[in-house]
Molecule: Bacterial RNase P class A
Organism: Bryobacteraceae bacterium
C1' cells in the first nucleotide's frame, strides 16, 4: 500500500416546489406546526399495561442452571472461576470457545469393530507346568491389535512372566489448615486406589413459571329486527252491491310510550416513559444516585412521498450514472438475523521498499 474475513461508528447535507397524514388557528379562503430505524424486521426470551381464572396441600407439566454482582424481569449484561484450543521456549501471559449443577441416589444406553464396553475382559504376546511335536492346563492387563472410548500415569523396585504387589512423584478420595463473600486455588496428613463414558437418556437436586393478549379493555351510543314493563280491546290484505273469503290475535295481537342489552358509528386506552441528552459521584464494570436541560409519529388498514438546484460520496476522460438492509401500528428491556458505501480497529495473504 492493495485484497480478503471478524468487529465497530455513521447510514448524506442545505435549499425550492407540489402532494400525503395528524394537530392547531380561522366564518371560510387559507396559514402554521410535527411526521421511520439501527435495526422500526424475525417474533425468540423477560417485563408493563387489561380481562379471564384462582382456599389450602399434593401429583404431573414446562423452562433455567459453575460463583458473585447489576436489573422492574430475564435464557440478558457486567466481573470472577474452572475446563479446552490454538500462539509465544516456558513458569506464565495476552486471546477465543463452553447446555460449566449431579455418573460412588437409581434405572439405563454405549452403532461398528473388538476376546472383553464394565462386580468386569485372554485374541495375539509373555510366562510356568505337561508333551518329542500339534496341543492342552493355569498365570498375566507390561507389549501388540480394535476402538470414540479398554479398567489411573510415569519411573524404579520386584517376580517365572506380570501387576499399586512394593516405593517416589503426578492424579483421585477423604480429613485438616490458609486465601477468598462464593465458585475455587494452596498447603499438609492419611487411605493403594474406593470401580469408563453418556444426564442435548430417564431420573436426583435447586430455582422460576395460571392463561389470554390492545381486534386487551373501558364508555357513549342511530336505524332495523328481537326482548321486557305500561296503556290498548281488534288488526291487516284480497275481491265485492250488502257482504263474503283468508291470515295473525283473542294463554292477547296491531298501535302508542317508556326501559334495557347489543351492532354500526364516536370516544378512551395512546404515548411524559423501567424516556432522552450532558454533566457530577459511587463502582474495575454491567449500573446506580444527583444536578441541569429537553419533549421528538400516535395513525386506526394505516401518512411520512416526488421532482428541481447546490454541495458531499462512487464509477467514468467526458457526456453521463449511481445510492445498502429495510419501513412505526399499546409500551419497555435484550437476544437474533440484515446491512451498499465510508471511516476506525484486529487478523490473514499478496506485492513494494528499507
Nucleotide at each position: 500500500a492493495c485484497u480478503g474475513c471478524c468487529g465497530g461508528a455513521c447510514g448524506g447535507g442545505c435549499a425550492g416546489u407540489c402532494g400525503c397524514u395528524u394537530c392547531c388557528c380561522g366564518a371560510g379562503a387559507g396559514g402554521g406546526a410535527a411526521g421511520a430505524g439501527g435495526a422500526a424486521a424475525g417474533u425468540c426470551c423477560g417485563g408493563u399495561c387489561u380481562c379471564c381464572a384462582c382456599a389450602g396441600g399434593g401429583c404431573g407439566g414446562c423452562g433455567u442452571g459453575c460463583c458473585g454482582g447489576c436489573u422492574a424481569a430475564c435464557g440478558g449484561c457486567c466481573g470472577g472461576g474452572g475446563u479446552c484450543c490454538g500462539g509465544g521456549u516456558a513458569a506464565c501471559c495476552a486471546g477465543g470457545a463452553c447446555a460449566c449443577g449431579g455418573a460412588a441416589a437409581g434405572u439405563g444406553c454405549c452403532a461398528c469393530a473388538g476376546a472383553a464396553a464394565a462386580a468386569a475382559a485372554a485374541c495375539c504376546g509373555c510366562c510356568c507346568c505337561g508333551g518329542a511335536a500339534a496341543c492342552g492346563g493355569g498365570g498375566u492387563a507390561a507389549g501388540g491389535g480394535u476402538g470414540a472410548a479398554a479398567a489411573g500415569g510415569u519411573g524404579c523396585g520386584g517376580u517365572a512372566a506380570g501387576a499399586g504387589c512394593g516405593c517416589a512423584c503426578c492424579g483421585c478420595g477423604c480429613c485438616g489448615g490458609a486465601a477468598g463473600u462464593a465458585a475455587u486455588u494452596c498447603c499438609g496428613g492419611c487411605g493403594g486406589c474406593a470401580g469408563g463414558g453418556c444426564a442435548a437418556a430417564c431420573c436426583c437436586c435447586a430455582c422460576g413459571c395460571g392463561g389470554a393478549g390492545c381486534a386487551a379493555g373501558a364508555c357513549c351510543a342511530a336505524a332495523u329486527a328481537g326482548g321486557g314493563g305500561a296503556g290498548g280491546a281488534g288488526g291487516g290484505g284480497c275481491g265485492g252491491c250488502c257482504c263474503g273469503c283468508c291470515c295473525c290475535g283473542c294463554c292477547a295481537g296491531a298501535c302508542u310510550u317508556c326501559c334495557g342489552g347489543g351492532u354500526a358509528g364516536g370516544u378512551c386506552g395512546c404515548u411524559g416513559g423501567a424516556g432522552c441528552c450532558g454533566g457530577a459521584u459511587a463502582g474495575u464494570a454491567a449500573u446506580a444516585u444527583c444536578c441541569g436541560g429537553c419533549c421528538a409519529a400516535g395513525a386506526g388498514g394505516a401518512a411520512u412521498g416526488a421532482c428541481u438546484g447546490c454541495c458531499a460520496c462512487c464509477c467514468g476522460c467526458a457526456a453521463g450514472g449511481g445510492g445498502a438492509c429495510a419501513g412505526a401500528a399499546a409500551c419497555c428491556g435484550g437476544c437474533u438475523u440484515a446491512u451498499a458505501g465510508u471511516c476506525c480497529g484486529g487478523c490473514a495473504g499478496u506485492u513494494c521498499g528499507c